[in-house]
RNA sequence: GUCCGGGAGAGGCCCGCGGACACGCGGGAACCGAAGGGGCAACAGCCGUUGGCUGCAAACUCUCAGGUAAAAGUACCGGGC
Repeated sequence: GUCCGGGAGAGGCCCGCGGACACGCGGGAACCGAAGGGGCAACAGCCGUUGGCUGCAAACUCUCAGGUAAAAGUACCGGGC
């Protein structure tokens, strides 16, 4: 990396339009963090050194993206190749 299995969180929110319905489109706040993405520590290095700059982790943090019935998907874990 791939296949199989396990795998949480938060609403089946409100309003408007179209439609017989199913459903579709637009708008609005509320909320979640475990696809992805952004940010920061110790520490290390450098410099004009009581400081400044650069590098640098996450399940922390932000919520851009994504998600808030089921389905699908999900970091992470187990097994096969």

Record summary: The RNA shown here (Glycine riboswitch aptamer) has 81 nucleotides and comes from a bovine gut metagenome. It matches the Rfam family "Glycine riboswitch aptamer". Clan: Glycine riboswitch clan. Its mean pLDDT, the model's own confidence on a scale to 100, is 85.